[in-house]
RNA sequence: AUUACCGCAGGCGAUGAAGCCCGCUUGAACCGCCGAAGCGGCUGAUGGCUUCUACCGGAUG
Numbered sequence: 001a002u003u004a005c006c007g008c009a010g011g012c013g014a015u016g017a018a019g020c021c022c023g024c025u026u027g028a029a030c031c032g033c034c035g036a037a038g039c040g041g042c043u044g045a046u047g048g049c050u051u052c053u054a055c056c057g058g059a060u061g
Stems, first nucleotide, its partner, number of pairs: 009026005016052006032042004
C1' cells in the first nucleotide's frame, strides 16, 4: 500500500417533509412498469405504517 473480515458511523429503498419499524449498501446500495423500446401507454408523493404538504377525482356549503 492492497485485499478479506468485524465494529462504529454514514448513505440508500421510481418526485417533498416528520416519527416509528424493516431491508440493502461501504463506494456501493439506488435510478418504476408494459409494448413492435424511434415512440406510445399505465400506477404511486410510503420499502411498510401514521401524519402533513403538493397533485388528481367526487360530494356539500
The RNA shown here (Fluoride riboswitch aptamer (crcB RNA motif)) has 61 nucleotides and comes from an Actinomycetota bacterium.